[in-house]
Context: one part of a larger RNA
RNA sequence: CUGGGCGUAAAGGGAGCGUAGGCGGCUUUGUAAGUCAGAUGUUAAAGCCAUUGGCUUAACCAAUGUAAGCAUUUGAAACUACAAAGCUUGAGUACAGGAGAGGAGAGUGGAAUUCCUAGUGGAGCGGUGAAAUGCGUAGAUAUUAGGAGGAACACCAGUGGCGAAGGCGACUCUCUGGACUGUUACUGACGCUGAGGCUCGAAAGCGUGGGGAGCAAACAGGAUUAGAUACCCUGGUAGUCCACGCCGUAAACGAUGAGUGCUAGGUGUUGGGGCCGACAGGUUUCAGUGCCGCAGUUAACACAUUAAGCACUCCGCCUGGGGAGUACGAUCGCAAGAUUAAAACUC
Numbered sequence: 001c002u003g004g005g006c007g008u009a010a011a012g013g014g015a016g017c018g019u020a021g022g023c024g025g026c027u028u029u030g031u032a033a034g035u036c037a038g039a040u041g042u043u044a045a046a047g048c049c050a051u052u053g054g055c056u057u058a059a060c061c062a063a064u065g066u067a068a069g070c071a072u073u074u075g076a077a078a079c080u081a082c083a084a085a086g087c088u089u090g091a092g093u094a095c096a097g098g099a100g101a102g103g104a105g106a107g108u109g110g111a112a113u114u115c116c117u118a119g120u121g122g123a124g125c126g127g128u129g130a131a132a133u134g135c136g137u138a139g140a141u142a143u144u145a146g147g148a149g150g151a152a153c154a155c156c157a158g159u160g161g162c163g164a165a166g167g168c169g170a171c172u173c174u175c176u177g178g179a180c181u182g183u184u185a186c187u188g189a190c191g192c193u194g195a196g197g198c199u200c201g202a203a204a205g206c207g208u209g210g211g212g213a214g215c216a217a218a219c220a221g222g223a224u225u226a227g228a229u230a231c232c233c234u235g236g237u238a239g240u241c242c243a244c245g246c247c248g249u250a251a252a253c254g255a256u257g258a259g260u261g262c263u264a265g266g267u268g269u270u271g272g273g274g275c276c277g278a279c280a281g282g283u284u285u286c287a288g289u290g291c292c293g294c295a296g297u298u299a300a301c302a303c304a305u306u307a308a309g310c311a312c313u314c315c316g317c318c319u320g321g322g323g324a325g326u327a328c329g330a331u332c333g334c335a336a337g338a339u340u341a342a343a344a345c346u347c
Stems, first nucleotide, its partner, number of pairs: 004318003007301002012315001014200004021193003025087007033080002035076008049065006090190001091187004095182003102176007109153001114148007124135002161168002205246006214240002219235004257314006265292012296303002320347003329340004
C1' cells in the first nucleotide's frame, strides 16, 4: 500500500458550526475533458507474457506473436463532467397552532439547618457496635417569640420533557434559541459530509474581587487496631456559592460518528393532526421515547424500523503485550498540566 475491522476483544473524535476537499435528485438539448471503439506512428535489443522449437528433461537457449503505455487522428454519446433551459419529490421560507427543568438577566417565596437576642426551664446534651474527644450551672439540650445570613428548591416526578453535547427541576416578569404538527402558497437542488479552523464543553483546579449557612479534601483530637498516616466519632480550612478571566479534561457511555433509502410484527408512553362515537373510548397518521420479538446479523452476549440488518456518501480511528499515552521536540497554559507523539530494550 492492498485488505480486514472499530457495542463488550485494539479501534467513533466530548459536542456543534463551518472552509478547502469528497460525494450528490428528476427531465431535455449541446460539448466531448474522463470513458469506449477504429487507424497510424512510436515504445533499441534483451527481459515479461503467449505459442512453438533445440540441448535425454529442467534451468538455459532460439524463433514468432499479442499485449500494455504514450502521441496524432477519425468516430460514439449511455454514464461521469461541463454549458444552457426546465421540474418538484431533497432542502428551505411564509402562515396557523399546541408542548417543553432549552438558554440569559432581574425580582419574589416558603420549609429546613446554623448563628444572634429575649422568655420558660434546670442537668444533662451529643455521639457510638460500645465509648471517648466535644458542648453544658458563665444555664447547654429542649421549647416559644423576634432577627440575621447563605445555600438548595420536599411533594408534583414519570425507562416523563427539553437541549448538539456538557447539561437543565420553587414561582413571576423581560429578552431569546430550537424542535414538532397542519394546510395551502412560495424559492427551485439552494443538499450531505467535513482535513485544518472557530465556538461550546461536568467535576476538580488556577487568577482577581466578593460571599461563607450547611457540607467538607488537608489538618487536629477521640476511638478501633499488633499497627491504623483508614473505615466510625467530635471539630475543621481550602473548596463548594457569586462576578469576570483561565483550564479543556471524564466510565465526556448507548463504551455504538453524521446523513439518506430500504427491510415482519406486538405492546406501553410523550407532543400534535385526521376520521368514527352521545360519553367512555376506538381507529389512523406524523414526530419523539421505552419494552418484547421475526427475518437477517453476531465469536458469543446480544442487536433487531431508535439496527449491531441490507446498501451508498463523507469524516475519525485500530494493526500483539509491556516500555507508554511515556521521553524528546513543538504548540497552548499563570501554574497544575493538556495536545501532538516515538525508540532502545523485553516477552